[in-house]
RNAcentral holds the sequence, with entries from ENA and Rfam. Predicted 3D model of a 73-nucleotide RNA (transfer RNA) from Protomyces lactucae-debilis. It matches the Rfam family "tRNA". The coordinates come from a structure-prediction model, not an experiment, and the mean pLDDT is 82.

């Protein structure tokens, strides 16, 4: 300095442009237990990395910056 992939709850992830963004873990609570552990039930947790544009509508497409991973000199 070129290319490519990507960014969403703590952390791993879904999501055909179409109205309450989803699951898993983990986290409180509650049931069960003599109790802990699994295990069941509830419940909280998100400026979808920033910004601008397209559109009636963007988590989703364009540019542009940031970041993080690979690959070429």
């Nucleotide at each position: 300095g070129c290319c490519c992939u990507c960014g969403u709850a703590g952390u791993u992830u879904a999501a055909u442009g179409g109205u309450u963004a989803u699951a898993a873990u983990a986290c409180g609570c509650c049931a069960c237990u003599a109790g802990u552990a699994a295990u069941g039930g509830u419940g909280a947790g998100g400026u979808u990395c920033u910004g601008u544009g397209u559109u009636c509508a963007a988590u989703u497409c364009a540019c542009a910056g940031c970041g993080a991973g690979g690959g070429c000199a």